[in-house]
Context: one part of a larger RNA
Molecule: small-subunit ribosomal RNA, central domain
Organism: uncultured bacterium
RNA sequence: UUGGGUUUAAAGGGUGCGUAGGCGGACUUUUAAGUCAGCGGUGAAAUUUCGGGGCUCAACCCUGACAGUGCCGUUGAAACUGGGCGUCUCGAGUCCACUGUAAGUAAGCGGAAUUCGUGGUGUAGCGGUGAAAUGCAUAGAUAUCACGAAGAAUGCCGAUAGCGAAAGCAGCUUACUAUAUUGGCACUGACGCUGAAGCACGAAAGCGUGGGGAUCAAACAGGAUUAGAUACCCUGGUAGUCCACGCCGUAAACGAUGAUUACUAGCUGUUUGCGAUACACAGUAAGCGGCCAAGCGAAAGCGUUAAGUAAUCCACCUGGGGAGUACGCCGGCAACGGUGAAACUC
Numbered sequence: 001u002u003g004g005g006u007u008u009a010a011a012g013g014g015u016g017c018g019u020a021g022g023c024g025g026a027c028u029u030u031u032a033a034g035u036c037a038g039c040g041g042u043g044a045a046a047u048u049u050c051g052g053g054g055c056u057c058a059a060c061c062c063u064g065a066c067a068g069u070g071c072c073g074u075u076g077a078a079a080c081u082g083g084g085c086g087u088c089u090c091g092a093g094u095c096c097a098c099u100g101u102a103a104g105u106a107a108g109c110g111g112a113a114u115u116c117g118u119g120g121u122g123u124a125g126c127g128g129u130g131a132a133a134u135g136c137a138u139a140g141a142u143a144u145c146a147c148g149a150a151g152a153a154u155g156c157c158g159a160u161a162g163c164g165a166a167a168g169c170a171g172c173u174u175a176c177u178a179u180a181u182u183g184g185c186a187c188u189g190a191c192g193c194u195g196a197a198g199c200a201c202g203a204a205a206g207c208g209u210g211g212g213g214a215u216c217a218a219a220c221a222g223g224a225u226u227a228g229a230u231a232c233c234c235u236g237g238u239a240g241u242c243c244a245c246g247c248c249g250u251a252a253a254c255g256a257u258g259a260u261u262a263c264u265a266g267c268u269g270u271u272u273g274c275g276a277u278a279c280a281c282a283g284u285a286a287g288c289g290g291c292c293a294a295g296c297g298a299a300a301g302c303g304u305u306a307a308g309u310a311a312u313c314c315a316c317c318u319g320g321g322g323a324g325u326a327c328g329c330c331g332g333c334a335a336c337g338g339u340g341a342a343a344c345u346c
Stems, first nucleotide, its partner, number of pairs: 004317003007300002012314001014201004021194003025088003029084003033081002035077008049065006091191001092188003095184003099180002104176006110154001114150008125136002162169002206247006216240001220236004258313006266291009295302002319346003328339004
């Protein structure tokens, strides 16, 4: 390489948009590039194979034939692929009418709790643990009441519930904005799928500048524990945690399962819409769950939300370690990220 694979054995890109490329619905007609057929030319010789012959045989040599998958030209065929003209509506989209939602952005507002401050009541402890101690407290703590301030998070509702491409999203209100389902079947008429590059988004931590700082809390300090204890436990506590703007671009970024389309028994719970309404019935579409037919799978299990049956496109894998390292290049303020070996060894 071919082949075989990618839930868990190595292997699905974190996610989307999208360029090139690859692939692509139904019908009529045309073309003849691919495709197929006929004919012609070429496809050097030697070599190989087969037939015949010459050296006493053989090796070797001579001669004839085949073959030479290919290429070129020409004449045709028209099913399929491609190209052209035209048409269609089921794919895709638009429009209208509803509906749904913690999808997003911005602003305003609320209550509970926490900490702190001031004042009142009140007196000797509080706090913490397995037990203690450090710590706080007669300069009046803890507890309790009133008032005030600040920052962060939004109890109940709350749900294997909802929304979003993923990351993710939850107090209430308003404004702006995106999207989806359903119904109508009005309009466009294949406008589609995938997607190397590229662009955008992307938890937490971290970085830059300026704010903010209640809580919690890396580092750090002290107290314990212990043989030791640079830990687990306790008392404190700074970055950080929060906001604005700009970087970083990684995660067990997980369903460890790429996207799209078609097909293949059902039962059951639930969300939203449509239908129907006798409140009996339990249809249909799109989701979110559970259990299972067929089938698949090494098994666990998956099973119309496939890991089944097929198709298209992309990404990735090829024994363990060395190593996601070295070197080079690209990106970054840095931290570091992307790409990514080999020697050697088992």